The RNA shown here (SAH (S-adenosyl-L-homocysteine) riboswitch aptamer) has 77 nucleotides and comes from Pseudonocardia sediminis.
The coordinates come from a structure-prediction model, not an experiment, and the mean pLDDT is 78.
It matches the Rfam family "SAH (S-adenosyl-L-homocysteine) riboswitch aptamer". The family has 52 seed sequences and 1,354 matches in Rfam 15.1. Its family is annotated with S-adenosylhomocysteine metabolic process and regulation of gene expression in the Gene Ontology.
The sequence is in RNAcentral, with records from Rfam.
RNA sequence: ACGGUCGAGAGGCGCUGCAGCGGGCACAUGCCCGCCACGCUCGACCGAUGGCCAUUGCACAAGGGCGCCUGACUCGG
Numbered sequence: 001a002c003g004g005u006c007g008a009g010a011g012g013c014g015c016u017g018c019a020g021c022g023g024g025c026a027c028a029u030g031c032c033c034g035c036c037a038c039g040c041u042c043g044a045c046c047g048a049u050g051g052c053c054a055u056u057g058c059a060c061a062a063g064g065g066c067g068c069c070u071g072a073c074u075c076g077g
Base pairs, nucleotide, nucleotide: 001049002047003046004045005044006043007042008041009040010070011069012068013067014066015065018039020035021034022033023032024031025030038063
């Protein structure tokens, strides 16, 4: 670095619908219908493949289509 599980990133309502998933049609990779805005990042654990090769300490977030709302903190009125 990769796959999976869990936790965290204050919370909610509405809308659209890419990827993805389900169904149908077609049969060549396309169309239609439905679902769908944590699919992102950080941390821990598990797994296996690959890479690297001293250890220790300290610190700790940043983002997430459009509209609206709530909560918390700070400042001003």